[in-house]
Source information:
Predicted 3D model of a 73-nucleotide RNA (transfer RNA) from a Nanobdellota archaeon. Its mean pLDDT, the model's own confidence on a scale to 100, is 81. Its Rfam family is "tRNA". It is annotated as a transfer RNA. Lineage of the source: Archaea > Nanobdellati > Nanobdellota.

RNA sequence: GGGCCCAUGGUUUAGUGGCUAUAACAUCGCCUUUACACGGCGAGGGUCGCCGGUUCGAGUCCGGCUGGGCCCA
Numbered sequence: 001g002g003g004c005c006c007a008u009g010g011u012u013u014a015g016u017g018g019c020u021a022u023a024a025c026a027u028c029g030c031c032u033u034u035a036c037a038c039g040g041c042g043a044g045g046g047u048c049g050c051c052g053g054u055u056c057g058a059g060u061c062c063g064g065c066u067g068g069g070c071c072c073a
């Protein structure tokens, strides 16, 4: 230098272009216990890596950039 893949709450992750972006773990509160753990119920936490484009509508499609991984030279 070239090619391919990935980027979504703290972590892991779901998400055919169409309702307010999903779940688990973690965190916090309540119940339960003498107490802790387990368990049950509930809450907070995301501007979907960044900048543009397409579209009535983009996490999703297209271009560029950034970061990470793999391969080739």
Base pairs, nucleotide, nucleotide: 001072002071003070004069005068006067007066010025011024012023018056027043028042029041030040031039049065050064051063052062053061